[in-house]
RNA sequence: AGGGUUUGAUCCUGGCUCAGAACGAACGCUGGCGGCGUGGCUAAGACAUGCAAGUCGAACGGGCCGGUUUUUUGAGCAAUCAACGGACUGGCCAGUGGCGAAAGGGUGCGUAACGGAUAAGUAACGUGCCUCGGGCUUCGGAAUAGCGCCGUCACGGGAAACCGUGACUACCGAAAGGGGCGAUAAUACCGGAUAACGUCAUUUACCGACAGGUGAAUGACCAAAGAUCAGUCGGCUCGAGAGCGACCUAUCUCCUAUCAGCUUGUUGGUGAGGUAAUGGCCCACCAAGGCUUUGACGGGUAGCGGGACUGAGAGGUCGGCCCGCCUCAUCGGGACUGAGACACUGCCCGGACCUCCACGGAGGGCUGCAGUAACGAAUAUUGGGCAAUGGGCGAAAGCCUGACCCAGCGACGCCGCGUGCGGGAGGAAGUCCUUUGGGACGUAAACCGCUUUUAGGAUUAUGAAAGCCUCGAGCAAUCGGGGUUGAUCUACUCCAGAAAAAGUCACGGCUAACUCUGUGCCAGCAGCCGCGGUAAGACAGAGGUGGCGAGCGUUGUUCGGUGUCACUGGGCUUAAAGGGUGUGUAGGCGGCCAGAUCAGUCCGUUGUGAAAUACCCCGGCUUAACCGGGGAACUGCUUCGGAUACUAUCUGGCUUGAGGCAGGUAUGGGUGCGGGGAACUGUUGGUGGAGCGGUGGAAUGCGUAGAUAUCAACAGGAACGCCGGUGGUGAAGACGCUGCACUGGGCCUGUCCUGACGCUGAGACACGAAAGCGUGGGCAUAAAACGGGAUUAGAUACCCCGGUAUUCCACGCCCUAAACGAUGUCAACUAGGCUGGGGAGGUUCUGACGCCGCCCUGGCCGAAGCAAAAGUGUUAAGUUGACCGCCUGGGGAGUACGGUCGCAAGGCUAAAACUCAAAGGAAUUGACGGGGGCUCACACAAGCGGUGGAGCAUGUGGAUCAAUUCGAAACAACGCGCAGAACCUUACCUGGGUUUGACAUGGUUGGAUACUUUACCUGAAAGGGCUAAAGUUACCCGCAAGGGUGAAACUUCCACAGGUGCUGCAUGGCUGUCGUCAGCUCGUGUUGUGAGAUGUCGGGUUAAGUCCUUUAACGAGCGAAACCCCUGCCGUUAGUUACCAGCCGGGAGCAAUUCCGGGGGACUCUAGCGGGACUGCCGGUGUUAAACCGGAGGAAGGUGGGGAUGACGUCAAGUCAUCAUGGCCUUUAUGCCCAGGGCCUCACACGUGCUACAAUGGCGAGUACAAAGCGACGCAAGACCGCAAGGUGGAGCAAAUCGCAAAAAAGUCGCCCCAGUACAGAUUGCAGGCUGGCAACUCGCCUGCAUGAAGUUGGAAUCGCUAGUAAUCGCGAAUCAGCUACGUCGCGGUGAAUGUGUUCCUGAGCCUUGUACACACCGCCCGUCAAGUCAUGGGAGUCGUAAGUACCCAAAACCGGCUUAUCAACCGCAAGGGGAUGGCUGUCUACGGUAAGUGCGAUGACUGGGACUAAGUCGUAACAAGGUA
Repeated sequence: AGGGUUUGAUCCUGGCUCAGAACGAACGCUGGCGGCGUGGCUAAGACAUGCAAGUCGAACGGGCCGGUUUUUUGAGCAAUCAACGGACUGGCCAGUGGCGAAAGGGUGCGUAACGGAUAAGUAACGUGCCUCGGGCUUCGGAAUAGCGCCGUCACGGGAAACCGUGACUACCGAAAGGGGCGAUAAUACCGGAUAACGUCAUUUACCGACAGGUGAAUGACCAAAGAUCAGUCGGCUCGAGAGCGACCUAUCUCCUAUCAGCUUGUUGGUGAGGUAAUGGCCCACCAAGGCUUUGACGGGUAGCGGGACUGAGAGGUCGGCCCGCCUCAUCGGGACUGAGACACUGCCCGGACCUCCACGGAGGGCUGCAGUAACGAAUAUUGGGCAAUGGGCGAAAGCCUGACCCAGCGACGCCGCGUGCGGGAGGAAGUCCUUUGGGACGUAAACCGCUUUUAGGAUUAUGAAAGCCUCGAGCAAUCGGGGUUGAUCUACUCCAGAAAAAGUCACGGCUAACUCUGUGCCAGCAGCCGCGGUAAGACAGAGGUGGCGAGCGUUGUUCGGUGUCACUGGGCUUAAAGGGUGUGUAGGCGGCCAGAUCAGUCCGUUGUGAAAUACCCCGGCUUAACCGGGGAACUGCUUCGGAUACUAUCUGGCUUGAGGCAGGUAUGGGUGCGGGGAACUGUUGGUGGAGCGGUGGAAUGCGUAGAUAUCAACAGGAACGCCGGUGGUGAAGACGCUGCACUGGGCCUGUCCUGACGCUGAGACACGAAAGCGUGGGCAUAAAACGGGAUUAGAUACCCCGGUAUUCCACGCCCUAAACGAUGUCAACUAGGCUGGGGAGGUUCUGACGCCGCCCUGGCCGAAGCAAAAGUGUUAAGUUGACCGCCUGGGGAGUACGGUCGCAAGGCUAAAACUCAAAGGAAUUGACGGGGGCUCACACAAGCGGUGGAGCAUGUGGAUCAAUUCGAAACAACGCGCAGAACCUUACCUGGGUUUGACAUGGUUGGAUACUUUACCUGAAAGGGCUAAAGUUACCCGCAAGGGUGAAACUUCCACAGGUGCUGCAUGGCUGUCGUCAGCUCGUGUUGUGAGAUGUCGGGUUAAGUCCUUUAACGAGCGAAACCCCUGCCGUUAGUUACCAGCCGGGAGCAAUUCCGGGGGACUCUAGCGGGACUGCCGGUGUUAAACCGGAGGAAGGUGGGGAUGACGUCAAGUCAUCAUGGCCUUUAUGCCCAGGGCCUCACACGUGCUACAAUGGCGAGUACAAAGCGACGCAAGACCGCAAGGUGGAGCAAAUCGCAAAAAAGUCGCCCCAGUACAGAUUGCAGGCUGGCAACUCGCCUGCAUGAAGUUGGAAUCGCUAGUAAUCGCGAAUCAGCUACGUCGCGGUGAAUGUGUUCCUGAGCCUUGUACACACCGCCCGUCAAGUCAUGGGAGUCGUAAGUACCCAAAACCGGCUUAUCAACCGCAAGGGGAUGGCUGUCUACGGUAAGUGCGAUGACUGGGACUAAGUCGUAACAAGGUA
């Protein structure tokens, strides 16, 4: 610090998403140690059990248990023991009394202010304990707890009262608790005295900030308590202080206006009450106020702060642990006590819940520490100790203390340490990968050496101790000596041994890290983009690698990135966003000069900003986390003093902003009332006589009852041609014949007046096109709806004929528009040029014209700048200022609900759930268009001949079949692969066989075999079997016999072979097609932010991106052309098998002529090499050019004709069955062999052909003229046989020599005479022939005779061809035994017609334009309906909840009233009084109830739209002129 994601690519806008940090966390996997922290975020829901507040005997009486001593009595000889009493003393206990219990500890329900923070105030206050100072501490009284007793019987004692013992079980009650009688103490309670520097009243002096303070005088009133070890500790009163508390003020303190008005104790006053104290705090009366857009009131949410997290900061989010404040204590209400409470472990009452119960009643409150169940994703021990720190009580010892200190549990967090260190192979095993060579894990391990933290074991006890007790010194503070206190933790030291200690997540991009296998849009992954449909670096496993490491990932949340709410620091022409326009209120902002003030501002200063935290420095734990000390800081608020430039306020002045005045001027500015002509429709009359009208073409419609047309007259309503303009006016909407009246604003000139009067403008108010609404008029035209006619698959449309509302007027509503310059208003500044409108001026003697500058206004082009670009550019979208409005991803939605306006239609305001990863702007390159321009092509047109109809051939589809093997599918599949399926081919089917195989390589077993030929058996064959005979068989040693080896071959087993099995969408190669179309690119430069552009565009020209020219381009490459082959002319070389003109010889014939042999190199020909054509020459056109047109010459003329040659690319085009090949599948079969069958089927459909339909013909006879090929596994002559196919035979010929071989059409003669024929030949029968075929049934070809089908020129539609072409005629070859060839590929013969054009159809090229297309129009895409899922609105209602309102009931309690009840102190002789308690009652009021509403939520038959969902239905609305912009 950025990255990913919209596109084919680009720039921008914009959202989504990631990398970071953090956490009171949770979950998954894993887990060695320690330190320091931290841990119920949910149910302020419910709680068993234990503990969490007591203490003081030095305040008091007593009870119990002791001790010492002693009087008396008893026992004992006595020591001594026992009992009672007294004195002294120790411990324990309940009670009275005192202090504490209001602290400490917990929680965050409530609370948006009665809270909190900061700064002030109290002249409006309180204060126990503590500190300091002054004074006092006297005399009495009456009670009450505690304590004792309470009924009956028996016994004993006694006069009795009564006592003791025992029994029954003993005051009421189950319990909690309560009653009666008697008697007692105090630092408990009460009374009296004393009384000021206290309090109150009166008088008075001074001071002050004026509700007061400080004094003086007089009068009235108020107090106490004692204890003790004699040191002290207390008590009362007054004053002061510290600390604590109470109240008040200012400022700040979340969201919501779909909450806009709220308030009756409300606001203020007077008086009384109440309080520690101010105050409507409460009450009576009086007045009618108070708050609010600077957000009252209402709703929602929330404890607040110090601070924490994050961030560069500003900010944003949070408030757990620690500290301060507040709040609450089961829910609600209330007071009492007290210094302090309306009181967490006090009291009373009511509610809910729980517990006990003998049913009569009674008890309880963990939001203290532990703990329990419950809830929940989730949060700990019913631990130890008061040793330390702190608190309460006490004189103290001490007691209490779940505060606290420690320990336990949890990787929950932070920090630290360890799991070893060094050596050790060209590198073990194993695993993974592999091109099989090897590579990786990897010095990793093993092995060798070393070390020992931590855990483990052992020893020790430093430290946390400051304290307490005691002794001594000292007036004291304090110092010194001795003794003593540890719940818990632990330093340090030693021992042994590498020993006990590593995981987790990721590896497609972002983002560090890659392979194999499995899976096959399945299973699954995923933060975003996206992976997975048979070769997945994205799923799963494995190996490897990367990151972090006792942790690692995931989830959730916050901040960041995000300048994506913009204060720092954004925008609004087209991306989201300027209000339709103005007037103007509040508010914001505001010209020049001077003075005053000093509020803002600035400087200094005072106080505060608690501590902790964060930062810096130093220090303590071995380090760190953690902790201690010091500093700075806490950006804030505040006090006082000063400054005065700016802002502000006040005062005085000014004129330039603004306004006024005067004189001109332009104008479709507004309103009202008149007037006018053209056109239109209608009415009347005339003329006229069949149509008119309308359209792409028609029809509906009108018309012989007289239309249309035309003339005249009349009536009516609406709109105002030309002028008219990029022109004028207005705030906008808008305004256009013309006259008059009324009226608004602007501009120019003058510079006379006012003197900042200004700008903007939330609300508010006014205006506001069209359509629409209400009432009343008017109604010619046009015209929603509607009717009819067309069009169409349909046509509720476009077109046509009609036609109502409406369109017009008046009045009243509506209030919206692409209300647009998609650009708010105002002001200032910043180059120019051209031009329209308005005005005054200068120049000239005057005037016109012209020229010159000025102000206002409407436009165009452009500098700088700005902008994503397009563009804008003094009329800014530039540079600035002021104010207002608006935006924050797309959809849902400008919708729902609510409010408000409206007669209605509807307007304004305006969400959410849910859903998507985009939606969008500008520009670029393509592609496309029923857009445009230019150009080309047998593309059309002009022609010739076909196809489509018939029969047959052939291919395909379909059907059939055991099989009819497979592939090819618009053009660019279909006489295609197949240049030739009877067997073979052959891949298919049926059946028979076979398994290292028909074929290749290697190893291995065997043993010397084995092979060939001829026979034999079996079988359809393949194959199997069995012998027999003959022959052959490598190398070495050896004369030989023989031995050795084991090559070939065979055999056994193993590796493997094999596959026309799948995938052409894994591939190579080859091919088709666009297209022989003219295109496709690059380097450098330039240009643009960029994709890109330029070059390659423009003007000419060409078959051509061919060439020329212009030119920010200059060059180049692949294509085009040329080079190559054939052909056309000439030359030259050569001359056998080709040729034979002339010459010689011989033969035949009357002759013409012809044959043979010499010979020739002339000609033809053959096949090598050359020449030739280049717009070279002439004329014209053109730009001087390229080039074009015409001409000459020439065999050939503008690429002469033909061929080969196919740019970048497109179609996942075709081919795994030519071949090759990855992967997959198969292996006694999907391989291999064989026989037979099939590929040849046949209702039908299509393609390609052949033959015809006839006379330009058919048949017969006879006569000519080619080229190119082929031939030994062959071509075969002459001759003979057969009607023929063919046969016999074999001359010649490896072929310019011989053969196939006859060319046919043509030409000549004859017949046929327009008919299903002497056309046509299908089909069928008979008889034959051929095959170097084993075999012609399925299933060959040919011949002869006989038979003689359809067919008489072919519907819609469609194909080929521009010259030696079409058409027509025959010939040859490949394949091949033969042939289904009418196919294909070649060859020559005869040989036309038409066009010189580009409107249209098809295709193509270039330029341009539009685009919402880019899989690129076979594109994209909209709406209804149907199906599924989800969220949501309405909805008769139903249920719940919250805050109130009105009324009813009225517990407890305070206060007030009444009181015949009760009562120790004081007064009184007494009665009684005073006072207290109790009872009744009033005000108020919790809970509860009733009633009508309000807000929020849940649910609801049915219903509305919405979103989403590979392949549903109907159309085709939008994007191109999208076919009606």
Small-subunit ribosomal RNA from a metagenome, 1525 nucleotides, folded computationally. The sequence is in RNAcentral, with records from SILVA. Its mean pLDDT, the model's own confidence on a scale to 100, is 82.